[in-house]
RNA sequence: GUUCAUCUUCGGGGCUGGGUGAAAUUCCCGACCGGCGGUAAUAAGGGUGUAUCCUUUAAGCCCGCGAGUCUAAUUUUUAGACAGGAUUUGGUGAGAUUCCAAAGCCGACAGUAUAGUCUGGAUGGGAGAAGAUGGAG
Numbered sequence: 001g002u003u004c005a006u007c008u009u010c011g012g013g014g015c016u017g018g019g020u021g022a023a024a025u026u027c028c029c030g031a032c033c034g035g036c037g038g039u040a041a042u043a044a045g046g047g048u049g050u051a052u053c054c055u056u057u058a059a060g061c062c063c064g065c066g067a068g069u070c071u072a073a074u075u076u077u078u079a080g081a082c083a084g085g086a087u088u089u090g091g092u093g094a095g096a097u098u099c100c101a102a103a104g105c106c107g108a109c110a111g112u113a114u115a116g117u118c119u120g121g122a123u124g125g126g127a128g129a130a131g132a133u134g135g136a137g
Stems, first nucleotide, its partner, number of pairs: 002136009017029003031117002033107002035065004043056004060105002068082006087103005109120003
C1' cells in the first nucleotide's frame, strides 16, 4: 500500500438596496449562493543536469450519487417504484460542454401574497471525507 470488520470525528451556502401593495426577504428591478465522488490541458509549491516525477488544488448546468414521496417485507433496516434542474457562442490547442472571454440558464417538499435565499420536517437523514483498532492475503 490492498482488502474485510468494528468504532470515532467531520460532513451546505445565499436577498444589502429599491418599487407596488392592506399584506410580499415570495411579485417587479436589482443582489447573492453553489453538497459528494469521477473526469480534466488549471494554478501554487517541492524536486531533478534535463525529462520523468511528488503534494495540494481545479465543472451548480459532462457522468454518477445524495436530500423528498410511496409500496412491500424480516419495518432503527433492506429492496423496488415515483417525483424533482439547468449551456451555449467565441478563443487557444493534437485533444476542453472542465481552461480563457462573453452571454445565458437552473434550484425538492410543506407553510405563508406566488420563496434556490424566510419558517418547518431537521438537535433528523446523507452522498461521502479523515482517522483509530483488529483480522486476511
Notes: Predicted 3D model of a 137-nucleotide RNA (FMN riboswitch aptamer (RFN element)) from Caldibacillus thermoamylovorans. Its mean pLDDT, the model's own confidence on a scale to 100, is 77. The RNAcentral record of the sequence draws on Rfam and Ribocentre.